[in-house]
Context: one part of a larger RNA
RNA sequence: UUGCGCUGAAGGAACUCGGCAAAUUGAACGCGUAACCUCGGGAGAAGCGUUGCCUCCCUCGGCGCAAGCUGAGAUGGCAUAACACAAAAGGGGGGAGCGACUGUUUACCAAAAACACAGGACUCUGCCAAAUCGAAAGAUGAUGUAUAGGGUCUGACGCCUGCCCAGUGCUGGCAAACGAAAGUCCAAACGUUCCAAAGCGUUCGGCAUAAGUUCCAGUGAACGGCGGCCGUAACUAUAACGGUCCAAAGGUAGCGAAAUCCCUUGUCGGGUAAGUUCCGACCUGCACGAAUGGCGUAACGACUUCCCCGCUGUCUCCAGCGCAAGCCCAGCGAAAUUGAAUUCCCCGUGAAGAUGCGGGGUCCCUGCGGCUAGACGGAAAGACCCCGUGCACCUUUACUACAACCUUGCGUUGAUGAAACCGAAAACAUGCGAAGCGUAAGCGGCAGGCGACGAGCCUUCAGUUCCGGCCGAAGGGGAGCCUUCAAUGAAACACCGUUCAAGUUUUCCGGUUUUGUCUCAUCGGAUUAAGCAAAUCUCAUUUCGAAACCUCGCAAGGUGGCUAGUUUGACUGGGGCGGUCGCCUCCCAAAACGUAACGGAGGCGUGCGAAGGUAAGCUCAAACCGGUUUGGAACCGUUUGUUGAAGCGCAAUGGCACAUGCUUGCCUGACUGCGAGGACCCACAAGUCAAGCAGAGACGAAAGUCGGCCAUAGUGACCCGGUGGUUCCAAGUGGAAGGGCCAUCGAUCAACGGACAAAAGGUACGCCGGGGAUAACAGGCUAAUAGCUCCCGAGAGCACUCAUCGACGGAGCUGUUUGGCACCUCGAUGUCGACUCAUCGCAUCCUGGGACUGAAGAAGGCCCCAAGGGUAUGGCUGUUCGCCAUUUAAAGCGGUACGUGAGUUGGGUUCAGAACGUCGCGAGACAGUUCGGUCCCUAUCUGCCGCAGGCGAAAGAAUGUUGACGGGCCCUCCCUCCAGUACGAGAGGACCGAGGGAGCCGAACCGCUGGUGUCCCUGUUGUCUCCGAGGGCACGGCAGGUUAGCUACGUUCGGAACGGAUAACCGCUGAAAGCAAAUAAGCGGGAAGCCUCCCCGCAGAUUAGCAUUCUACGUUAGAGACGUGGCAGAUUACCACGUUGAUAGGCCAGAUGUGCAAGCGCAGCAAUGCGCGCAGCUAACUGGUACUAACCCUCAAAAGUGCCA
Repeated sequence: UUGCGCUGAAGGAACUCGGCAAAUUGAACGCGUAACCUCGGGAGAAGCGUUGCCUCCCUCGGCGCAAGCUGAGAUGGCAUAACACAAAAGGGGGGAGCGACUGUUUACCAAAAACACAGGACUCUGCCAAAUCGAAAGAUGAUGUAUAGGGUCUGACGCCUGCCCAGUGCUGGCAAACGAAAGUCCAAACGUUCCAAAGCGUUCGGCAUAAGUUCCAGUGAACGGCGGCCGUAACUAUAACGGUCCAAAGGUAGCGAAAUCCCUUGUCGGGUAAGUUCCGACCUGCACGAAUGGCGUAACGACUUCCCCGCUGUCUCCAGCGCAAGCCCAGCGAAAUUGAAUUCCCCGUGAAGAUGCGGGGUCCCUGCGGCUAGACGGAAAGACCCCGUGCACCUUUACUACAACCUUGCGUUGAUGAAACCGAAAACAUGCGAAGCGUAAGCGGCAGGCGACGAGCCUUCAGUUCCGGCCGAAGGGGAGCCUUCAAUGAAACACCGUUCAAGUUUUCCGGUUUUGUCUCAUCGGAUUAAGCAAAUCUCAUUUCGAAACCUCGCAAGGUGGCUAGUUUGACUGGGGCGGUCGCCUCCCAAAACGUAACGGAGGCGUGCGAAGGUAAGCUCAAACCGGUUUGGAACCGUUUGUUGAAGCGCAAUGGCACAUGCUUGCCUGACUGCGAGGACCCACAAGUCAAGCAGAGACGAAAGUCGGCCAUAGUGACCCGGUGGUUCCAAGUGGAAGGGCCAUCGAUCAACGGACAAAAGGUACGCCGGGGAUAACAGGCUAAUAGCUCCCGAGAGCACUCAUCGACGGAGCUGUUUGGCACCUCGAUGUCGACUCAUCGCAUCCUGGGACUGAAGAAGGCCCCAAGGGUAUGGCUGUUCGCCAUUUAAAGCGGUACGUGAGUUGGGUUCAGAACGUCGCGAGACAGUUCGGUCCCUAUCUGCCGCAGGCGAAAGAAUGUUGACGGGCCCUCCCUCCAGUACGAGAGGACCGAGGGAGCCGAACCGCUGGUGUCCCUGUUGUCUCCGAGGGCACGGCAGGUUAGCUACGUUCGGAACGGAUAACCGCUGAAAGCAAAUAAGCGGGAAGCCUCCCCGCAGAUUAGCAUUCUACGUUAGAGACGUGGCAGAUUACCACGUUGAUAGGCCAGAUGUGCAAGCGCAGCAAUGCGCGCAGCUAACUGGUACUAACCCUCAAAAGUGCCA
């Protein structure tokens, strides 16, 4: 010093994030017990009282035949400071939040408000159930059957649960549309063939068509959502009211600064001296709200929060004691760590914080016990941050697959009906522009046809209609009607044949669809028998049900985070958010070219058959003047006009006037094949310019010019695919398919040298590899910001810049704020606050000294000097800070890794759990909130506090001193006198000086007051030792006292005065400078500050000092060792003593403490009392006394000579 345990004066939570920890309470019996309530509770509520021992006689029980035993009580008595005497054994109450409850959970940091729960609701499921596991067989569900089973949400109970179906999901419906494979049929193209037909093949389209999508509805206890703006009332304010916009609907009831409120410590009230928490209200709800349930709620909770009572060492403020470590001795005996070490301080330097470098200082050698400031200490290749074309897991309306499911086709797969549809065939009927008798389908044939087998005509009815008719049936009737002709028209009619269009009917016809029936596949159930026994198994038998469905296989479409594989850019004064990414022009760019930045400014992703070629011609902008409308500006004219914000399609720059501008004519060179031992540019790939040659041309008289445009932007490699062309290749041959070559097309591949045809997120559950190449802390550099100082002096201060304040501006300092930079550290430099302990600066809060004052005094203001000392306790909050209460002389500001976690704490922040609000479809997220949540290290070196050993100190010793140097101390207030004086109208009210008290801090001490005092005394409980006496154990069992010692809460003393040198400041004398001036020479005054004084250490002060005394060869100075001890002490050391002795023990006596022993006697039934007797006992204290032990022993120096120094 730590751990465990005990006690504690006065106070009693002042401690602290928080009563953490500890203490209190505790049993039985009796009494008594509130709000509230689900009537059960709450409740052991709270609170109060009693309790031991003895007792003849008394009362009531139990057992027993009885004797008696036992329980409860009554009465009376006895004793203590204390009777549940030890042990065991609830502290209590009130308000609020959350969760109803008992339960469950992160074995090893979270026990909770999380999970579960009974209850509620929705939804699926009719049985070979749904759901689940499995590839299947098979199984669970369930030997259950909708009062059952599965899933989801909510979470007892009470009152309730509003509006929205636009989005997403689910359910249902569905005319049209989109919609795959397979498929009959239709159409087309191509190939094949000498050509054609046919066939075959390929391709494409059509037809018919499922689920699904679209569409239409329904559905919220499905996922979810539930508004703005403006105006208005006779004070103001507010808005019942009105207007307008939007929406699917605009948040109802209830609640509300809340586990939800940023601003915020909202405002008011309560509680407190004081309340960021708490409770009650208000409503301005950043961002409550109704089964992701809303609001209440008795009971319950190792939950969270606030208050009160009791209680206490949590604290003021610590003290003492016990045990175990630590320390010493004996024995035994690890670990991490370790480049090597001969391992100081300060200032500086330096990869920017040095034991090691530079300078200075300090320092004899070596250990032991302690403390942790440093060794950017140890431990763990940082978990934060960034990076990696790293990993993992999770999510989803990322991409791509896939299980599963839905649907369709084909197969497994048979029979037989009906209906519908389609096709085919047959039959039947219909066909109206205008004109024309009138309803002319087209073409052809033909001059006749029909009619008693009943014509015209009439009646009734059916169909159709262009409303004119057409056609048919039945009846009547009884002989004619139509055509030719005429007219009209594109076409001329009766009759016959044939074709077309859209229809109707029929079929032993074909196909499709729908719907029945059947049994033979197939599926399911049951019965019987066999399979050595058994069987749910196998093979059979019989039978029932279902049935060509289902099932299964192959193919196809849909759905599909169920599962899987992956992607999810870079630059970046860290990363993210934002911005950017290619090309052109200018500046930066430093007079060649080139040149960076998340430097400063702008453009492009085209346009034009003329805005191109050529030949010829012309001159613009602007200005003065003149001219109807006409003006500043329209058009016309004169003059000037070397280019000017004229023009050249568009940005900028360069360029251009005998044109690159403007106009006109004729044209298409906006050509084909090429292109230099030609250039520019240049990593490459690209890009740019280009004379000249050949061909065919345009313009021009010609020379000539022309391979687009005044130039510089107007863009995209390779692959893949399309189109046109082609004297290329063509898998036996011929063709063809397909390919090549030439031309051309398809990229906001814009992340623009383009990773793929195809790609988003989360991680706080995270992991790995790296980085101080890169952030958060700290340091460093800087000093914008911040703080402080100064200059100027507009102004105000009644006048007056400067008593005081000081605009607009200016100059600095500091390194303390917020930053910037990214230099050490990512193979780890622990982060806010509190506690403890400090140390420095001064820009001074107090105290001290002074100048000025708009200083009368008193009290102040401002400035100068000054760092010696001092510099508060509480309430709230994690807070630093701050606000508040009350004090104070004052309650300073800063640095020290925002001093201090190998010193403490762990409330905050910053892992894993959970919740609220908000954001997100989601996984999840939030410098938003809330509850909970493992702080390791035995000290090697330096350093610091102590204690020793060695050697030195020129012989060896003892004793006493000096003090270079170092350290400590250093504070202040109140009252009285001077004096109610100076001053002042008064009110008020001093300086200087003197005295007395007080707080704080410190040192010493224990006589007093207290604490402790582990066996000094006593009381007493339980139990054991037969009883008594005396003891053991139960925290010393508990309790009441207490000696010595140690202690504070106790006592005493100190922080004083004098002196010296000074600061600001005030002076004397006094020149330079005949004066003046405190200064230049000289001389004074002047502060808690400096040096002394006071206290402590100190000669290793290696400069080792000084003084006195003693000292030899044994009769030795002295020292050690050993022993007895200590109030000294970790060990060592120190001190006392060692027989010539009181050192310790013992003994004797005393003191002190306790409180009246045992034994005997007496009294009493007994408990017990009284007497002998202020007794007995008594640690550490005092005095005395050799009874015991201090026995024995070792070391130890020139009295000189010589040498060195």